[in-house]
Context: one part of a larger RNA
Molecule: small-subunit ribosomal RNA, 3' major domain
Organism: Pseudorhodobacter ferrugineus DSM 5888
RNA sequence: UGACGGGGGCCCGCACAAGCGGUGGAGCAUGUGGUUUAAUUCGAAGCAACGCGCAGAACCUUACCAACCCUUGACAUGGAUAUCGCGGACCUGGAGACAGGUCUUUCAGUUCGGCUGGAUAUCACACAGGUGCUGCAUGGCUGUCGUCAGCUCGUGUCGUGAGAUGUUCGGUUAAGUCCGGCAACGAGCGCAACCCACAUUUUUAGUUGCCAGCAUUCAGUUGGGCACUCUAGAAAAACUGCCGGUGAUAAGCCGGAGGAAGGUGUGGAUGACGUCAAGUCCUCAUGGCCCUUACGGGUUGGGCUACACACGUGCUACAAUGGUAGUGACAAUGGGUUAAUCCCAAAAAGCUAUCUCAGUUCGGAUUGGGGUCUGCAACUCGACCCCAUGAAGUCGGAAUCGCUAGUAAUCGCGUAACAGCAUGACGCGGUGAAUACGUUCCCGGGCCUUGUACA
Numbered sequence: 001u002g003a004c005g006g007g008g009g010c011c012c013g014c015a016c017a018a019g020c021g022g023u024g025g026a027g028c029a030u031g032u033g034g035u036u037u038a039a040u041u042c043g044a045a046g047c048a049a050c051g052c053g054c055a056g057a058a059c060c061u062u063a064c065c066a067a068c069c070c071u072u073g074a075c076a077u078g079g080a081u082a083u084c085g086c087g088g089a090c091c092u093g094g095a096g097a098c099a100g101g102u103c104u105u106u107c108a109g110u111u112c113g114g115c116u117g118g119a120u121a122u123c124a125c126a127c128a129g130g131u132g133c134u135g136c137a138u139g140g141c142u143g144u145c146g147u148c149a150g151c152u153c154g155u156g157u158c159g160u161g162a163g164a165u166g167u168u169c170g171g172u173u174a175a176g177u178c179c180g181g182c183a184a185c186g187a188g189c190g191c192a193a194c195c196c197a198c199a200u201u202u203u204u205a206g207u208u209g210c211c212a213g214c215a216u217u218c219a220g221u222u223g224g225g226c227a228c229u230c231u232a233g234a235a236a237a238a239c240u241g242c243c244g245g246u247g248a249u250a251a252g253c254c255g256g257a258g259g260a261a262g263g264u265g266u267g268g269a270u271g272a273c274g275u276c277a278a279g280u281c282c283u284c285a286u287g288g289c290c291c292u293u294a295c296g297g298g299u300u301g302g303g304c305u306a307c308a309c310a311c312g313u314g315c316u317a318c319a320a321u322g323g324u325a326g327u328g329a330c331a332a333u334g335g336g337u338u339a340a341u342c343c344c345a346a347a348a349a350g351c352u353a354u355c356u357c358a359g360u361u362c363g364g365a366u367u368g369g370g371g372u373c374u375g376c377a378a379c380u381c382g383a384c385c386c387c388a389u390g391a392a393g394u395c396g397g398a399a400u401c402g403c404u405a406g407u408a409a410u411c412g413c414g415u416a417a418c419a420g421c422a423u424g425a426c427g428c429g430g431u432g433a434a435u436a437c438g439u440u441c442c443c444g445g446g447c448c449u450u451g452u453a454c455a
Stems, first nucleotide, its partner, number of pairs: 001455002003452003007449007015439002019403005026316008034307002042053002064302007073127001077126002079123006087104007107117003129291002132289003138285002140280003143276001145274001150189006156165003169180003195268004200236007209226003214223002239262001242256005318396001322355006334344003362393001367388007409431007
């Protein structure tokens, strides 16, 4: 100087408390461990691995296994020789890769010289190739402490020196934020602001948008209009600016006015010096090592989907604040080649009827049968529909998680990847709460101080 303390002081955070809803019990989905297997490819491992890489494993993907094939190779550059193309269709053998055959087609420029370019085949060698190893050789990217308020430097001063000071102290703040004081004076990276969206108004512009008034129609449909809604450009607006109190006459804090919005308005983007030899050599790049008729390449089939079990994350429930039937409105994001035109389109809510507390008209697993769709192909191994079947489950032990407002809870909708496949992910809107006395305690963090046989 740090680190640590079941030392002290001050302060903060859904950290506790106050509340609301869950997980842990059930069934299923999904990931992981374990076990099994020819293979169940590999990675990720407390928080910060486990609906993670995977924005989608039937083949492909695919890296794994079995079998069958290839060896200058599926791909690149260079040399020599040959051909003039390449390509397309069909037949035979084969699981296919592949092998053999038939038909068709007959590159471009040109000084008409195989001269130039290009393509194909063969040969030999340099080489290709490797999702093989090392993330403890690395780059790049990322997680995490943590959007925590810290981390440093120059000069000066102090100290023999390591170092200290500044950065400590009194207030204050979300903040090393600001004020005051001070052997310090300044500065940098962070904080904040500058950026984006939302919330208000004005203005410009009215088509595909809108319709107050005037006509018109089944219908903003048409005429007409651009006031309103809306759209998308520009501008204004919030700054403790104003008032009162408090404070040191400061920074600020408390209350009020006005205002669409009030003290960081709300949300996002933004992540200092560093920590964890954190993660990734399987995105990519790359040093070294290793393989080179194989650890490379191709194909068919299988596997990644196994199943005594254990854990994580979710979905659906256990019902009457509900189920079923009928009726019944109102969105936003986004996508469809173009399109504010057309299409894809809500559910919960509300109203009526019924069920009457049951393992039920709750719950839907499982299984049998029949189909639809995608796709060469749904056996291993897809999704959906119909009929039948109707399991566990009556609110969950110890323990544990999320959330402070348009939030939690609840309801549906869209998108990416995708032939097909979501209870996942990322977005969107509808309905819409409760509680916070407070900081003693648990966890994490910041500052000062103290002890130390630790570095």